[in-house]
The RNA shown here (transfer RNA) has 74 nucleotides and comes from an archaeon. Rfam family: tRNA. The family's RNA type in Rfam is transfer RNA. The sequence is in RNAcentral, with records from ENA. The prediction has a mean pLDDT of 85.
RNA sequence: GGGUCCGUAGCUCAGACUGGGAGAGCGGCAGACUGAAGAUCUGUAGGUCAUGGGUUCAAAUCCCAUCGGACCCA
Numbered sequence: 001g002g003g004u005c006c007g008u009a010g011c012u013c014a015g016a017c018u019g020g021g022a023g024a025g026c027g028g029c030a031g032a033c034u035g036a037a038g039a040u041c042u043g044u045a046g047g048u049c050a051u052g053g054g055u056u057c058a059a060a061u062c063c064c065a066u067c068g069g070a071c072c073c074a
Stems, first nucleotide, its partner, number of pairs: 001073007010026004020057001028044005050066005
């Protein structure tokens, strides 16, 4: 220098191929239970979907560029 894949909640990830409600588990907080705690149950908060631009009525999703990470080729 070229190529492929990845970047979504505090953590691990799904959702993208086929555009329309942003989600799961763990963790956090509150409540129930307990002498108290743990476990369990219930509820709840938390997101510029890496960044910028484009297409579209509408973009996490399609297109382009950039940034970061992994791997391969040279």